[in-house]
Notes: A computed fold for a 370-nucleotide RNA from Bacteroidetes bacterium UBA6221, annotated as Bacterial RNase P class A. The prediction has a mean pLDDT of 76. Rfam family: Bacterial RNase P class A. About the family: Ribonuclease P (RNase P) is a ubiquitous endoribonuclease, found in archaea, bacteria and eukarya as well as chloroplasts and mitochondria. The sequence was found by an Rfam model in a public genome assembly.
RNA sequence: ACUACAAAACGGGUUAUCGCCUGCUUGCAAUACAGCGGGAGGAAAGUCCGGACAGCAAAGGGUAGCGCACCACCUAACGGGUGGAAUCCCGUGCGAACGGGAUAUAGAGAGUGCCACAGAAAAUAACCGUCCUGCUACGGCGGGGUAAGGGUGAAAACGUAGGGUAAGAGCCUACGCGUUGUGCUGGUAACAGAACAAUGGGGUAAACCUUGCGCGCUGAAAUGCCAAAUAGGCUAACGAUUGAGGGCGGCCCGCCCGAUGUUAGCGGGUUGGCAGAUCGAGGCGCCUUGCAAAAGGCGCCCCAGAUAAAUGAUAGCCGCUCCCGGGCCAUCGGGGGUUACAGAAUCCGGCUUACAGGUUUGUAGUGUUU
Repeated sequence: ACUACAAAACGGGUUAUCGCCUGCUUGCAAUACAGCGGGAGGAAAGUCCGGACAGCAAAGGGUAGCGCACCACCUAACGGGUGGAAUCCCGUGCGAACGGGAUAUAGAGAGUGCCACAGAAAAUAACCGUCCUGCUACGGCGGGGUAAGGGUGAAAACGUAGGGUAAGAGCCUACGCGUUGUGCUGGUAACAGAACAAUGGGGUAAACCUUGCGCGCUGAAAUGCCAAAUAGGCUAACGAUUGAGGGCGGCCCGCCCGAUGUUAGCGGGUUGGCAGAUCGAGGCGCCUUGCAAAAGGCGCCCCAGAUAAAUGAUAGCCGCUCCCGGGCCAUCGGGGGUUACAGAAUCCGGCUUACAGGUUUGUAGUGUUU
């Protein structure tokens, strides 16, 4: 310098003219005119999580269902974020270690399953081999032993060495390795280290399951108010406190509302306006604390509110970018482009997905130079 992968932010600014929507002020017959301001994103998408807010309920208990699952901290909360631990992977290195990445990270001694094919056997083991022994036509056959050697496989009864044996085997010994437990040391903790003791087939819970913690529903077309109008109409069933019907996430128990009642059907009126609705877990700057996420303090700012749905067009300049030319470099001149994904609809914090173009950081590789 280039390439690949991963992550982060950017993905426009300003002036003028005209057009559209809106806030405030003045003014008013007036939604007029005028003045001062503002006007679509990093994802506004998906509707996957968590909430604010509004309404219903408010009485719980059980059961089923769903979600989460290493430790500490942050946060309104989260399945999110920050830092750390463990295990695994990649690279450098003799090694110790260092750098980067991943994790759906409670339990396999509560239980039940599954581990294809190959292989003798995937845990009640013997294909080849090998040891002892009987027979033999000398090719081999039968009986007993073995799991050290070989084979199969992702994985085959912990590893190495020695002793011992008919041949072997944790059978015995020494040293290791793994798992579990105990206390000691360090750490807030998860864990780590060394020691001692016991022990020696594994894997799988994104299989069923077990354990622990947690979980009301609906959703801005929520919900509340005003105005106006009509037929508080008709029919049926059940019921009237010995409770019909309804409500409490599903179901059961239980509890609550309930009498000119409740449910169902037919029919009539209204389909207009206001609020919710944009001052917020708000934004920006600086300081302090903290490894950090973030918290606190001080100061400044008000930055869409449409309702069939506005937020645009043109031109110049700047920025960014591409191409051509000049130049040792810095940089100069000319021309082109404003390009991707895409548009608020109650609001906020996350997650996931999409994205032309360049920028920054990290890891790996290649080449050149010193």